[in-house]
Molecule: c-di-GMP-I riboswitch aptamer
RNA sequence: CUACGAUAACGGCAAACUUGUCGAAAGAUAAGGACGCAAAGCCACAGGGCCUUCUUGAUGAACCGUCAAUGGCAGCCUGGCUACCGAA
Numbered sequence: 001c002u003a004c005g006a007u008a009a010c011g012g013c014a015a016a017c018u019u020g021u022c023g024a025a026a027g028a029u030a031a032g033g034a035c036g037c038a039a040a041g042c043c044a045c046a047g048g049g050c051c052u053u054c055u056u057g058a059u060g061a062a063c064c065g066u067c068a069a070u071g072g073c074a075g076c077c078u079g080g081c082u083a084c085c086g087a088a
Base pairs, nucleotide, nucleotide: 004086005085012037013036017032018031019030020029021028022027035075041081042080043079046078047077048076049073050072051071056068057067058066059065
C1' cells in the first nucleotide's frame, strides 16, 4: 500500500414508532428513540429495482379510471468516489 474485518481501541450512524415543520403523495427534515450498520459517508446525470402521481402527456366520451417520472428511496442490489482503527 492492497485485500480483509476481531467479544480490540477511539469514536460514528440510527430502523420502527412519537411530535413539530415542508410536500399532492412517496418522502424529507429537526428533536426524542434504537432495529440494525465496518462505509447505514457521498453519488439517483452509471445500470437495474422499488415507492409515489399535484402538474403535464398518452388513452378514453369523461373532471372518474388506466399508463408514463419531470418527484423520491444510497438502510433494495450492482457499480463509482472518499474515509477511522489494526488482531488473525